[in-house]
RNA sequence: AGAAUUUGAUCCUAGUUCAGGAUGAAUGCUAGCGGCGUGCCUAAGGUAUGCAAGUCGAGCGGUCCUUUGUAGCUUCGCAAGAAGUAAGGGAGGACAGCGGCGAACGGCUGAGUAAUACGUAGGAACCUACACUUAAGUGAGAGAUAGCCCCGCGAAAGCGAGAUUAAUACCUCAUGUGGUGGAAACACCAAAGUUCUUUUUAGCAAAAGCUAAGAAGGACGCUUAAGAAUGGGCCUGCGGCCUAUCAGGUAGUUGGCGGGGUAAAUGCCCACCAAGCCUAUGACGGGUAUCCGGUCUGAGAGGAUGUACGGGCAGAGGGGCACUGAGACACGGGCCUCACUCCUACGGGAGGCAGCAAUCGGGAAUUUUGCGCAAUGGGCGAAAGCCUGACGCAGCGACGCCGCGUGAAGGAUGAAGGCCUUCGGGUUGUAAACUUCUGAAAAUAGCACCGGCUAACUACGUGCCAGCAGCAGCGGUCAUACGUAGGGUGCAAGCAUUAUCCGGAUUUAUUGGGCGUAAAGAGUUCUGUAGGCGGUUAUGUAAGUCGGGGGUUAAAUCCCACAGCUCAACUGUGGAACUGCUUUCGAUACUGCAUUUACUAGAGUUGGUUAGGGGGUAGCGGAACUUACGGUGGAGCAGUGAAAUGCGUUGAUAUCGUAGGGAACACCAAGGGGGAAGCCAGCUACCUGGGGCCACACUGACGCUGAGAGACGAAAGCGUGGGCAGAAAAACGGAUUAGAUACCCGUGUAUUCCACGCUGUAAACUAUGCCUGCUGGACACUUGCUUUUGUGAGUGUCGAAGCUAACGCGUUAAGCAGGCCGCCUGGGGAGUACGGUCGCAAGGCUAAAACUCAAAGGAAUUGGCGGGGACCCGCACAAGCGGUGGAGCAUGCCCUUUAAUUGGCUGAUAACCCAAGAACCUUACCCAGACUUGACAUUCAUUGAGUAGUGAACCGAAAGGGGAACGAUUCGUUAAGUCGAGAAGAUGAACAGGUGUUGCAUGGCUGUUGUCAGUUCGUACCGUGAGGCGUACCCUUAAGUGGGUUAACGGGCGCAACCCUUACCGUUAGUUGUAUCACUCUAGCGGAACUGCCGUCGCAAGACGGAGGAAGGUGGGGACGACUUCAAGUCUGUAUUGCCUUUAUGUCUGGGGCAAGACGCAUGCUACAAUGGCGCGUACAACGAGAAGCAACACGGUAACGUGAAGCAAACCUCUAAAAGCGCGUCUCAGUUCGGAUUGAGGUCUGCAAUUCGACCUCAUGAAGUUGGAAUCGCUAGUAAUCGGCGGUCAGAUAUACGCCGGUGAAUACGUUCUCGGGUCUUGCACACACUGCCCGUCACGUCAGCAAAGCUGGGGUCACCCUAAGUCUCAUGUAAAUGGGCCCAAGGUGAAAUCAGUGAUGAGGAUGAAGUCGUG
Repeated sequence: AGAAUUUGAUCCUAGUUCAGGAUGAAUGCUAGCGGCGUGCCUAAGGUAUGCAAGUCGAGCGGUCCUUUGUAGCUUCGCAAGAAGUAAGGGAGGACAGCGGCGAACGGCUGAGUAAUACGUAGGAACCUACACUUAAGUGAGAGAUAGCCCCGCGAAAGCGAGAUUAAUACCUCAUGUGGUGGAAACACCAAAGUUCUUUUUAGCAAAAGCUAAGAAGGACGCUUAAGAAUGGGCCUGCGGCCUAUCAGGUAGUUGGCGGGGUAAAUGCCCACCAAGCCUAUGACGGGUAUCCGGUCUGAGAGGAUGUACGGGCAGAGGGGCACUGAGACACGGGCCUCACUCCUACGGGAGGCAGCAAUCGGGAAUUUUGCGCAAUGGGCGAAAGCCUGACGCAGCGACGCCGCGUGAAGGAUGAAGGCCUUCGGGUUGUAAACUUCUGAAAAUAGCACCGGCUAACUACGUGCCAGCAGCAGCGGUCAUACGUAGGGUGCAAGCAUUAUCCGGAUUUAUUGGGCGUAAAGAGUUCUGUAGGCGGUUAUGUAAGUCGGGGGUUAAAUCCCACAGCUCAACUGUGGAACUGCUUUCGAUACUGCAUUUACUAGAGUUGGUUAGGGGGUAGCGGAACUUACGGUGGAGCAGUGAAAUGCGUUGAUAUCGUAGGGAACACCAAGGGGGAAGCCAGCUACCUGGGGCCACACUGACGCUGAGAGACGAAAGCGUGGGCAGAAAAACGGAUUAGAUACCCGUGUAUUCCACGCUGUAAACUAUGCCUGCUGGACACUUGCUUUUGUGAGUGUCGAAGCUAACGCGUUAAGCAGGCCGCCUGGGGAGUACGGUCGCAAGGCUAAAACUCAAAGGAAUUGGCGGGGACCCGCACAAGCGGUGGAGCAUGCCCUUUAAUUGGCUGAUAACCCAAGAACCUUACCCAGACUUGACAUUCAUUGAGUAGUGAACCGAAAGGGGAACGAUUCGUUAAGUCGAGAAGAUGAACAGGUGUUGCAUGGCUGUUGUCAGUUCGUACCGUGAGGCGUACCCUUAAGUGGGUUAACGGGCGCAACCCUUACCGUUAGUUGUAUCACUCUAGCGGAACUGCCGUCGCAAGACGGAGGAAGGUGGGGACGACUUCAAGUCUGUAUUGCCUUUAUGUCUGGGGCAAGACGCAUGCUACAAUGGCGCGUACAACGAGAAGCAACACGGUAACGUGAAGCAAACCUCUAAAAGCGCGUCUCAGUUCGGAUUGAGGUCUGCAAUUCGACCUCAUGAAGUUGGAAUCGCUAGUAAUCGGCGGUCAGAUAUACGCCGGUGAAUACGUUCUCGGGUCUUGCACACACUGCCCGUCACGUCAGCAAAGCUGGGGUCACCCUAAGUCUCAUGUAAAUGGGCCCAAGGUGAAAUCAGUGAUGAGGAUGAAGUCGUG
C1' cells in the first nucleotide's frame, strides 16, 4: 500500500467480498512447564448452608465462672490443730442490658435515568462527627428507666403489669471566654466524668487491702466559641444518542407580593395578583442508554466502545414513607402495601446473597460452600487486643499477554518403507539409524491451508453425484477447487472457525465526493419571512481572530528515559503529554458591532424613445364546415390495399340561391418575436404588466440568495349552469386476422367551447437552480442608439484555451472563482405499505421495512443483426432453353420389421454420400461350432533328438480335433553324436489383439463461407482505453485491380502472374503414319497479345469504338482456396491421449444378414412418340484399355456365346460397330409397329458356389404412362440440349452411378424494383451462445417475507373519579402519653381516549423456483 467481481473487450459510476488489528468471548481438533493478569456480557430470576460489623468493663448497675482466702459455721480431735463449707472482700475472665462510637465506610450491581445524572469551567445563600490550631470553662443539684426479681398472656415470635437500681443516659439551677437576636439597653444559650502516678486525712479491718474526702501532676474525655482542613448540599455556562411518519407544549405553569419551610438560594410549599414561559439553534412526545478517565481501531480527522483498574451517579425482591443521626430517607435498621418463599397449635408469625463461597434456573458461555488476618487498609478501644469473604494468598479454566522446552554437534549405502516416474530416476532426506556432548533426565507436536485474491502440487477415487465455497466460482470421465495419500506452505502449545468493532470504505467526503446523459436541479424566484452572504471611505470598539502570562486539565493509562524481578509480560521512579476550559495583559490587518461619518461603480427613481402572438374586456370580419328551406338534376354517393357496414328514386352525391349556427383563424410565417414558467397568432378599441436603448438630473448599498409560507401552473379530470358546427375516448357496426376487445372504414356519447369554482400533475426538458465577476475568435438573425468604424440588449450555428468517463460543453459554459438554496448515496421491493396532511372524487405531497440479487447503470469500441439507408456483385431475379415434382424402373435415405437387417453421415454444407462396385470373401452384424501367448510383433525363463518338418486312418458342415508312419539341421570340440553354444519348435510369463468408446481430448485430411475480395503486420500518428488510422473519400476494375486525394509510409497472406491444357505460326526430329515428295499427324523447342497502334472521352487509372490478327482486352478450360466461421465431418483409411475388454468386445470356420417392406423423401434412367418408331443401305470421331489380358479371322449357334486361332506388352495388333446424321421404304395419331415394366419357358457366361442374391441371350407376355398440382432445379457458347464412345473398381455384376472423350449444336439477358446469397460504407440496438438473439405480462403449481382485515389477546404509560395503608404536617381532648378528625398519598377499583406489540378466516400485491400455458413487431 491494495486486490477480486458487471463486459466479447474498454473507460467510468456503483455496490458486494477479501487480505490487517482487536475481544470479559464461544465452538472444533490438539496440549509439556512457568510468570503476570482475567473469569454470569443471559434471569436487577429464585435461593438451602456457613461466613461478610462490630467494639469499649478505663461510662454504668449487675449476673456467672475461675482463683485467692478472712470472719463465721460444721466435722474430727483431750488439746494444739486439721479438713470441709463459705456471707462479705481482693485478683482474673466471660456475658445479656443501659450508655458511647461505628454501623451513611468498605464490598456488590447497572435495573432505572437523555437530566434532580456525568465531564469541564465557574458561583454564593450553607452544613461538616472523628482528627488539627486558638481562647475560655468543666460548679451545684433532682427525678427516672433497662437489667435483675415477681406475676400474667401466647404454639411461637414476642408482649403486658408490679416492685427495685446505676451511669459519660435524662433534667433543673449557677457561671458566660464567647455565641445568637437587637440600633442599643437588654434577653437567651453550656458541660461529664473516667483513669494513672505521687501524696494527705478519715473510716472499715486480723491482714493483704478497701472505702470516703482532699492536694499536686499526667492521660482520655465533656462544654461554649473562633479558625483552617476534609467531606458534602445548592446554583450557572458549555459539551456528548436516534426519531419531525412526535409541531406545538405548559395552570404551580412564568413572574410578583406576603407567609411557611430548609443547614442553605429558589414555586421547594401556600394565599392573592398578573398572563406569562418554552419551541424549527427542534420544545413536547417516543425509542435506546449509567456517565467519565480511558479502551480498540485509524496516517490523521474520526468511528466504535465503557469488561477489568480509577472517579462520579443510581439501586438493594416491586412500590411508598419517615425515624435516628454530624451525615441516610439507610444492602446485612424501622413502618406500611404488593408478589413470592418458609414456620404454625390456623389464632398468628418469619424472610430478602445486585457482599464471599455455593445451589437451581436461564444460556453459546464464565471458577472453590479453600487458607489467613502475616502484610496493606478500616471500625472500636488508653492499651493489650477484638472484628474485618475489604484485603493478602492458594484452587479451577490455554480465557488473554509474556517467557521456556520437546535437544546440540557429527552422520551418505543418499538404507528400508512411502509417494511420484519419461522406468533412467526423483523425492521424503542429514531426516532416520549410528557416534559424541550438555543435562537430574534426551525428554509430548499439533492445527489450518496448498485454482485466483494468497505463501504452498502431484497421484488415485468420484463423475453436475457425493460434496466444496469469504467473493467471483469448482464438480457432467485426465478436477493442482470434492474425498484420500505423498509432498509442500503458514503459525506453533497452540491452530482454525463463528460472532462483534474499527480499518481498507474518499462507500456520508471538515480534512475528503457529487447532481446534462451513471443516483441526484423542486414545474416557475413571480412575491418574499427567518437565516446565510454582502461595494468604496473614515473613526471608535475589541466579540471573533492573533500573541504573552496565571489557574486547572485527579491518579492510573499512552509516549520517552532509567531502574527492579535471570529476560519478557509485569512493576517502580522521573519526564513529557493530556491538542480542553477559564482568567488576565496586549495587538488591530481582516470579519463583526455603531441604527456613527462620507462616496457612487451595485440597486432603484426621472425624462425621451423603441420592438413585441405579454395579459384582460368588448365589438367586428371573411374563408371553410354543417343544418334548414327553395330551384336544377336523375343514380349512384361514400369509403379502402381490396371491400363491406352506411347514405340514396320518400330524389342522395353534385350544383345554384336564401337563412341559421358554433368553433378555429389559411396566406403573411421565419429555429422570427414576447413572457417567470405554463404558454401566447384574424381585425379594431379600451384597460394594463414587463423589457431594451439614449440622456446622466436624483436617492445613496436601499443588494444577492432564500428553509418554511403565498401566488401562478399544459392536457386530462371533477362540480354547477350554459353551448354543441367540426373533431372525438367509451360504445355499436363493417373489415383485417389463427385470434384482433387494435391498426383501416361507417356511426357516435362524455369531452373539446363559455362562465364561476376545484384539481396541482407532465420527457412541466436546455433532462443543465438563481445571482455576480473574469477568460481568444468566426458567421448569421431580431431590435435600439449612432451614422461607420461602431456600440448596447437579445436569439442561434461553429469553434481557442480549459473542462469532461466519454459523448460533448465552450462569453447563452458543463471553463476559472465567489454567495445562497434544493437534491443524491447499489439494483429490485417502491415512489409502494402504514401514519399524517390536502382534495367532492380521481388522486396529490411526505415516505419506510422485511425479503431478495451480485450486480443494476453511463459513455464509447469491435462485431453480428434489422420486415434501416446508400453503392456494387453473382444463372440471384428477370429474358430464354431443357428438366424435377405425376408414371414404371434403378439407386440412396427415413421409418418399420428382424436373430441380424453392421456402422457412420442428416437444412443449405446428408440422402448413385463413405462404397472406383456386399453371392463366399469383403463384413464391422446375427446364429452355430471351435482356439486361448493366440491369425500378427518383440523379449525373458525353462526346455529343446524321435525335436523341427511331412503328416495316414478316424470324428466333423468347415475350422478344428486326432495322431500311425517317415524324419532333418548350424558353430566349436572330442577317440566317440563326446561335450559346449545356438536356431526352429514347446511350456510359462511379459504381452499381442480390439471396425470397442470418446471427432466435445487430438494430429492429419475434407466440406462450407468462397475463387467471395478480403485478412493482417512493422514504424509513425490519434485516443485515458478497448481500439482507430493505414484499409476511409472520388473514379476505375473480375479483383484492397489500378489511379487521384489524404497522418500516414511501407510490408506479408490472398487477387493477378508464374504451372498444365487448348486454339495459330515457325522450327527440329520422326516410326509403327505415307508407294515417294509434299501435306496431315506425333512430340520437343520457340514465337505470338502488350490496351502495343488509331479515334473519342477522362487529370490519371481506364472506358468505348476501330484496324490488323488464328486469337482482343484475365482468348477458352484446369490445378491453385487468404485470416476465419460452423466444439461442421471423420477414432470404421491411417496415426493417436484417456477409458474399457483379455478362455473375449480377440481369432478361425459354416450358414444367414447388410438385398426384408405399408407410407414417405432424395438423386437418376426410360418414356409418353411422327423433329418419332421400325427395316434396309451408307458417311464421319476423340479420349483411352490390353498378358491369369485384348483378341482379328474362320466355323457352329436365331442369339448370349462356344470351338479353333493369326497378331499385339501396342501411333504397328486387338477392343473398335461410333451414334445421332444422310438416303430409300414403311407405320398415320391409336395406349398404337409408342412405351417397355411385369411374368412364364428355355439357354449362355463368370465363379468352390448364382436358392436367398449375378449379368447376359432367345421366344412369349406387353403394366403404368397421352407432357405432369402447389412448388422447384440446371444452364450465358462450342455452353444448354441431344448423340454415342472409353476408363477405373472388377472373377462376374445389379453402372441407369462416377470420371473422361469427342459428334451435332441453339435461344436469351430490357434491366437491378423484387427473391436468395455475398462485399463496402453508414445508421439503430437493452444482441455478444451474437435475431434460431434478447425479453414482457396474465394464468397454473410450490416456497418465502411483509401489508390489509371482522375481530381476539397482551404490554407500558396517560387522564378523570372512587377508596386509601404507613407516614410527615396540622387540629381537638389543658400539657405528655394515647385516641380521634383533616390535607396529601403507595397499592387497589371503575371508566375513557390514545399508543405499541402478538395472533387472525380471507384478500391484494411482491420475491423466487424445472425446459408449463397464451400472446409478443
Model confidence (mean pLDDT): 84 of 100. Small-subunit ribosomal RNA from a groundwater metagenome, 1417 nucleotides, folded computationally.